[in-house]
RNA sequence: CUUAUCAAGAGCGGCGGAGGAAACGGGUCCUGUGAAGCUGCGGCAACCUGCGUGAGAGCAAAGGUGCCAAUUCCCGCACCGGAAACGGUGGAAGAUGAG
Numbered sequence: 001c002u003u004a005u006c007a008a009g010a011g012c013g014g015c016g017g018a019g020g021a022a023a024c025g026g027g028u029c030c031u032g033u034g035a036a037g038c039u040g041c042g043g044c045a046a047c048c049u050g051c052g053u054g055a056g057a058g059c060a061a062a063g064g065u066g067c068c069a070a071u072u073c074c075c076g077c078a079c080c081g082g083a084a085a086c087g088g089u090g091g092a093a094g095a096u097g098a099g
Stems, first nucleotide, its partner, number of pairs: 001099006011041005019030003024076004042068003047064002049060003072093001077090005
């Protein structure tokens, strides 16, 4: 850079000590009943993968990744509806896989 997906799903222990929810702004929330980070075990999912097929559907989970508060926590830009509050659609940005 290209492309697919992002409303579902899955937590306990140890070390650690004050922050965290990507960055910036706003909101909201989590956190000394212990944040981030590291780590052991467990789990979720099924992108790669294996089985299967004409191609699929489908099945599996050994291996490579990923993930396990809240929709990617929500908004920020554009458009539509609305008097407004707000709702909807798309985008941007980001995350993950494959190339």
Model confidence (mean pLDDT): 88 of 100. Predicted 3D model of a 99-nucleotide RNA (SAM riboswitch aptamer (S box leader)) from uncultured Ruminiclostridium sp. Rfam family: SAM riboswitch aptamer (S box leader). Rfam describes the family as follows. The SAM riboswitch is found upstream of a number of genes which code for proteins involved in methionine or cysteine biosynthesis in Gram-positive bacteria.